A computed fold for a 123-nucleotide RNA from an SAR202 cluster bacterium, annotated as SAM riboswitch aptamer (S box leader).
């Protein structure tokens, strides 16, 4: 760099440093010196690991009663790895599908696809 998968309408700062930008491109709309990116703290959050508990199941001992281990469906916990902390992934761009109409347009909305992030796993 590229491939698969899951997940994107919830949630998180009135701080410190810093000082002009940022919302990935385009196009729109936004945010910003009532201070932008960056960084540092501080917080969110159960994607991967751990640990803790726990329905089930399997398997050893024992075989009344039991009593260890394997797996594992919910659940708990930020400890470890990473992410995240302006607006739905701001919002639209391709294609259906339903409606309104002044109908090869246009407008509104559903749903999908394609781009994009971020996990986890492959090359």
């Nucleotide at each position: 760099c590229c491939c698969u998968u899951a997940u994107c309408c919830a949630g998180a700062a009135c701080g410190g440093c810093a000082g002009a930008g940022g919302g990935g491109a385009c196009g729109g709309c936004c945010c910003u010196g009532u201070g932008a990116a960056g960084c540092c703290u501080a917080g969110c959050a159960a994607c991967c690991g751990g640990u803790c508990u726990u329905a089930g199941u399997c398997c050893g001992c024992a075989a009344c009663a039991g009593u260890g281990g394997g797996c594992g469906a919910g659940g708990a916990u930020a400890c470890g790895g990473u992410g995240c902390u302006a607006a739905u992934u701001c919002c639209g761009g391709c294609g259906u599908c339903u409606g309104g109409c002044a109908c090869u347009a246009u407008c509104a909305g559903g749903c999908g696809a394609a781009a994009g992030a971020u996990g986890a796993g492959g090359g």
Its mean pLDDT, the model's own confidence on a scale to 100, is 83. It was read from a public genome assembly, where an Rfam model found it.